Predicted 3D model of a 263-nucleotide RNA (Bacterial large signal recognition particle RNA) from a Thermomicrobiales bacterium. It matches the Rfam family "Bacterial large signal recognition particle RNA". Rfam classes the family as a non-coding RNA gene. NCBI's taxonomy places the organism under Bacteria, Pseudomonadati, Thermomicrobiota, Thermomicrobia, Thermomicrobiales. Model confidence (mean pLDDT): 75 of 100. The gene name in the source record is ffs. RNAcentral holds the sequence, with entries from ENA. The model forms 94% of the base pairs in the Rfam consensus.
RNA sequence: UCGUGCUAGAUGGGGGACUUGCGAUACCCUGUACCCGUGAACUCGCAUACCGGGAUCGAAUUCCCUCCCGAGGCCCGUCCCUGUGGGACUACGCUGGCGCUGAUGUGUUGAUGACUUCGUCCUGCGCGGCGGGAAACGACGAACCCGGUCAGAUCCUGACGGAAGCAGCCGUAAGUUGACCUUCCCGGGUGUCGUGGGGUUGCGGGGUCUGAGCUGAUGCGCUGGCGCAAGCCGGAGGGUUCUGGUCGAAGGAGGGUGCACGG
Numbered sequence: 001u002c003g004u005g006c007u008a009g010a011u012g013g014g015g016g017a018c019u020u021g022c023g024a025u026a027c028c029c030u031g032u033a034c035c036c037g038u039g040a041a042c043u044c045g046c047a048u049a050c051c052g053g054g055a056u057c058g059a060a061u062u063c064c065c066u067c068c069c070g071a072g073g074c075c076c077g078u079c080c081c082u083g084u085g086g087g088a089c090u091a092c093g094c095u096g097g098c099g100c101u102g103a104u105g106u107g108u109u110g111a112u113g114a115c116u117u118c119g120u121c122c123u124g125c126g127c128g129g130c131g132g133g134a135a136a137c138g139a140c141g142a143a144c145c146c147g148g149u150c151a152g153a154u155c156c157u158g159a160c161g162g163a164a165g166c167a168g169c170c171g172u173a174a175g176u177u178g179a180c181c182u183u184c185c186c187g188g189g190u191g192u193c194g195u196g197g198g199g200u201u202g203c204g205g206g207g208u209c210u211g212a213g214c215u216g217a218u219g220c221g222c223u224g225g226c227g228c229a230a231g232c233c234g235g236a237g238g239g240u241u242c243u244g245g246u247c248g249a250a251g252g253a254g255g256g257u258g259c260a261c262g263g
Stems, first nucleotide, its partner, number of pairs: 001263006009057003012030004020047005034054004063256006072247004077242001079239004084234003089231002092227009105214002113209008121198006127191002130187006137178004146171004154163003
């Protein structure tokens, strides 16, 4: 250095999530990278970190290490959008108070204030009115068991005379009805009424005293309350981009690495 045979080793890898940790089906990215038991998320096998059996390649373009490049994934943050909780501050809306300004109106035919009195309000009484009831007045009203008078008729008596009494008439009870009036009793969310008392505040009127204000638009300033929630604070979801971090396949470059026999 070449050939043959064997061995180590290789026959995918990575990411997130899960896991005390490792690997795996499942999920995602790369890419084609053996077969069977043989599969698994209501999870499976393990700590020597998938288990058992076979097949192919085999010391190299195929194994190991380093570097470059870098698909892709994940994380924090930025920005935007959506929706949500808060409501101290800014803004916005509504509303009140105070101060300044002082339009307008009114005022010596008297502002404001004070005193007094009256009304309104409540209540007692009186009077009236309304409603109800009763009485009084007129009329009607009892076959008999109301009254008076009692025709006829009846009864008693020797006679004289007397008795009861129906009808009718007159009058009346219970009751019914009428009417200009009248009297009494009871009642009230009764009244342009009168009188007395009460009365927190307000309103209106009269009188007396005092004597110059009263009202208050607008604008400005200060301040309070309520609402809204755009800015603001908080947290959630989504999105493309961006800064940073992390892992990193395929690819590229370089380096390294057995054993035996024979030529």